[in-house]
Context: one part of a larger RNA
Molecule: large-subunit ribosomal RNA, domain II
Organism: bacterium
RNA sequence: GCCGGCGAGUUACCCUAACCUGCUAGCUUAAUUCCUUCAUGAAAGUGGCGGAAGAAAGCGUAGGGAAACCGAGUCCGAAUAGGGCGAAUCAGUAGGUUGGGAUAUUACCCGAAACCCGGUGAGCUACCCAUGGUCAGGAUGAAAUUCCGGUGACACGGAAUGGAGGUCCGAACUGGUGACUGUUGAAAUAGUCUCGGAUGAACUGUGGGUCGGAGUGAAAGGCUAACCAAACCGGGUGAUAGCUGGUUCUCCUCGAAAUGCCUCUAGGGGCAGUCUUGGAUGUUCAGUAAUAGUGGUAGAGCACUAAAUAGAAGAGAGCCUUUCGGGGCUCGAAUCUAAUUAAACUCCAAAUGCUAUUACUUAUAAAUCCAGGAAAGAGGCGGUGACGGAUAAGCGCCAUCGCCAAAAGGGGAAUAACCCAGAUCGCCAGCUAAGGUCCCUAAGAAUUGAUUAAGUGGGAAAGGAUGUAAAAUGACUCAGACACCUGGGAUGUUGGCUCAGAGGCAGCCAUCAUUUAAAGAGUGCGUAACAGCUCACCAGCCGAGUUAUUUUGCGCCGAAAAUUUAUCGGGGCUCAAAUCAAUCACCGAAGCUGCGGGAUUACGUCGCAAGACGUAAUCGGUAGAGGAGCGUUCCAUUGUAGGUUGAAGAUCCAGCGUAAGCUGGGUUCGACGAACUGGAAGUGAGAAUGCCGGC
Numbered sequence: 001g002c003c004g005g006c007g008a009g010u011u012a013c014c015c016u017a018a019c020c021u022g023c024u025a026g027c028u029u030a031a032u033u034c035c036u037u038c039a040u041g042a043a044a045g046u047g048g049c050g051g052a053a054g055a056a057a058g059c060g061u062a063g064g065g066a067a068a069c070c071g072a073g074u075c076c077g078a079a080u081a082g083g084g085c086g087a088a089u090c091a092g093u094a095g096g097u098u099g100g101g102a103u104a105u106u107a108c109c110c111g112a113a114a115c116c117c118g119g120u121g122a123g124c125u126a127c128c129c130a131u132g133g134u135c136a137g138g139a140u141g142a143a144a145u146u147c148c149g150g151u152g153a154c155a156c157g158g159a160a161u162g163g164a165g166g167u168c169c170g171a172a173c174u175g176g177u178g179a180c181u182g183u184u185g186a187a188a189u190a191g192u193c194u195c196g197g198a199u200g201a202a203c204u205g206u207g208g209g210u211c212g213g214a215g216u217g218a219a220a221g222g223c224u225a226a227c228c229a230a231a232c233c234g235g236g237u238g239a240u241a242g243c244u245g246g247u248u249c250u251c252c253u254c255g256a257a258a259u260g261c262c263u264c265u266a267g268g269g270g271c272a273g274u275c276u277u278g279g280a281u282g283u284u285c286a287g288u289a290a291u292a293g294u295g296g297u298a299g300a301g302c303a304c305u306a307a308a309u310a311g312a313a314g315a316g317a318g319c320c321u322u323u324c325g326g327g328g329c330u331c332g333a334a335u336c337u338a339a340u341u342a343a344a345c346u347c348c349a350a351a352u353g354c355u356a357u358u359a360c361u362u363a364u365a366a367a368u369c370c371a372g373g374a375a376a377g378a379g380g381c382g383g384u385g386a387c388g389g390a391u392a393a394g395c396g397c398c399a400u401c402g403c404c405a406a407a408a409g410g411g412g413a414a415u416a417a418c419c420c421a422g423a424u425c426g427c428c429a430g431c432u433a434a435g436g437u438c439c440c441u442a443a444g445a446a447u448u449g450a451u452u453a454a455g456u457g458g459g460a461a462a463g464g465a466u467g468u469a470a471a472a473u474g475a476c477u478c479a480g481a482c483a484c485c486u487g488g489g490a491u492g493u494u495g496g497c498u499c500a501g502a503g504g505c506a507g508c509c510a511u512c513a514u515u516u517a518a519a520g521a522g523u524g525c526g527u528a529a530c531a532g533c534u535c536a537c538c539a540g541c542c543g544a545g546u547u548a549u550u551u552u553g554c555g556c557c558g559a560a561a562a563u564u565u566a567u568c569g570g571g572g573c574u575c576a577a578a579u580c581a582a583u584c585a586c587c588g589a590a591g592c593u594g595c596g597g598g599a600u601u602a603c604g605u606c607g608c609a610a611g612a613c614g615u616a617a618u619c620g621g622u623a624g625a626g627g628a629g630c631g632u633u634c635c636a637u638u639g640u641a642g643g644u645u646g647a648a649g650a651u652c653c654a655g656c657g658u659a660a661g662c663u664g665g666g667u668u669c670g671a672c673g674a675a676c677u678g679g680a681a682g683u684g685a686g687a688a689u690g691c692c693g694g695c
Base pairs, nucleotide, nucleotide: 001695002694003693004692005691006690011104012103014101015100016099017098018097019096020095021094022093023092026059027058032053033052034051035050037048038047039046040045063070064069073085074084075083076082108246109245111243115236116235117234118233119232120231126210127209128208129207130206131205132204133203134202135200137169138168139167140165144161145160146159147158148157149156173197174196175195178193179192180191181190212228214224215223216222249629250628251627252626253625254624259272260271261270262269263268275373276372277371278370279369280368281367283365284366286361287360288359289358290357291356292355293354294353299348300346301345305342306341307340309338310337311336312335316331317330318329319328320327321326379404380403381402382401383400384399385398387396388395409420410419411418424597425596426595427594429593430592431591435587436586437585438571439570440569444584446583447582448581449580450579451578457573463557464556467554468553469552470551471550472549473548474547475546476545485540486539487538488537490514491513492512495509496508497507520535524533525532598619599618600617601616602615603614604613605612606611630684632681633680634679635678636677642672649668650667651666652665653664654663655662656661
């Protein structure tokens, strides 16, 4: 891991509701006793089914008051007032079944870490006591002693002897430093190499002692029998677990919530909202229209409050000056003009919304109330309106609508939420939605007109550009425009000033006049300054459009990322297979239709009823509520029907039923064993890191 078996809402009692049954203004017995009968026993007796008896008990029939008490009333009260609770009419009770709740020291099952009590452990290990044992070999050479030297005598020096030491090197022994191996190991801590101590606070044998909030500890929370911040074993004990996991057959109807308030509360609860079942009311609900209201949001505005810009105005303030008359500079309120801003501004002011009334529409649809049962109280995404944040977040927090949750189908390449659309079942029938129609791939290389050249389409901004198409408004133009080319582009004059110089062209001022077809006191380059080149302007040549600005459509640049093209799903596409406008076809879903079947509900007809038929609507679904069934074991019928001419069980096949399942046949097997109708439960497994067994 697979297979097989086992494996989880039970029982008692009370309360409550629904249903069924009996009796009914009543209903009902408890313990106990008696009788019949059965079982058992020798009997006494005990136990069971059935029947009878057994109340000063229980519930109900009357309430009010704290009570005495009164009573269809009563209490408060002085009250005959007023008010509260009642009556005015009414169904209960006993048993059973089922739903829910409470209690039961188990209350659906498994699961702690812990806590307490009593014991067992120091044959491991920590420390201690007693008594024994062990430590190859080598090295160093303390004190002391002797001799010699030395001293006044000591001191001191030298040599020899000597053999000290938690001394040195290094086996046994003991430890465990580093690395590697090992890591379902050879080993639940080891092996190899390496390394520390090795006469000592050394190591070790035997015997003995100290233990669970206790011991022991050269102290690491270490050790106390292979996991010790409190050992192990048994008990309290099935501790408790607002936590995790699991909780077993089928079909049918309806179908949520993830919100509000409170909570030592926030992943749990209580009440309400939302769901379901039964009953009651009978259109009260909803939509639309009209009418009457409500309101201060969007927008707008500046009339208030506040902010804020420019100008006028100038009260007033400050500084400087003063001949004290004044003068100058700066700031600047009210007021006026113009133009603004606001969630906590409003002279105004919608659309929606909300309230009420009336009418209509919907009626198998809603709404409200009473009663039984829940689940849920972690929500998520998208659109819209706000707030927080950074007008960030697949962000947080509200409102409102939709969807997912609990929704399958088609589209979006794939993709809970986006778009279309809500799956009762069957069909090798039809029509459509979104989206599509060159091939992959069902259906148009469809038709008409235009745009794009960027593979734009098929990712992106500020900004930039004689891209291209369309529109508009100017200007010039056969009296010749625009562009090229040829020629002219002059004179007073080198304007004046400034300057070393300033001659069109460093700078300042002025910017006239003349000759002209035209020519600036000069557009740029240039020179030290001139010169030189060029432009404006004019003519010639040419011969038809040229130029500027604005708006719009589609494109261009801006544009760099890491395994592989990789920002059309791919191939591939350019008068398109891209984009815009328009048209007609077609494809396309579990949508709609057609044909056939089923179920639920409502209504109608028939029927005593059960039900049958007809019509119509409905039949996605998690938590959950409700309904109807299938099967297993046992009991009564009954060890009956059946069964060695083959039961149960196993296995294969066929048929039937909406399903759980049922029936039949073959084979195997070898002795049991139904159905119907009822009853009672140790009643249904795929999951619990489930338990046991097999492989």